[in-house]
RNA sequence: GUGCAGGAGAGAGCGCCAUCGACAAGGGCGGCGCCGCCGAAGGCGUAAUCCCGAAAACCGCUCAGGCAAAAGGACCGCAC
Numbered sequence: 001g002u003g004c005a006g007g008a009g010a011g012a013g014c015g016c017c018a019u020c021g022a023c024a025a026g027g028g029c030g031g032c033g034c035c036g037c038c039g040a041a042g043g044c045g046u047a048a049u050c051c052c053g054a055a056a057a058c059c060g061c062u063c064a065g066g067c068a069a070a071a072g073g074a075c076c077g078c079a080c
Stems, first nucleotide, its partner, number of pairs: 001080004006075001011035001013034005019028001020026001036067003042063001043061003049054002
């Protein structure tokens, strides 16, 4: 690196627009805005550490990402 298996957290939040529909009920997808929240892609900061300016987290931030399921997922087991 590839294949298989495991793998957490947090809203199926609210409003508006567009769209389908019969200017209805209702619905999926999409766009914009608002509030709340998560920490395990990535990013940034810092601790440890050392050759003292490098290094870098399982700690911190929450920019990105995410908050039904699915997908993704740090990390981990087996095989090649």

The prediction has a mean pLDDT of 79. Predicted 3D model of an 80-nucleotide RNA (Glycine riboswitch aptamer) from a soil metagenome. RNAcentral holds the sequence, with entries from MGnify.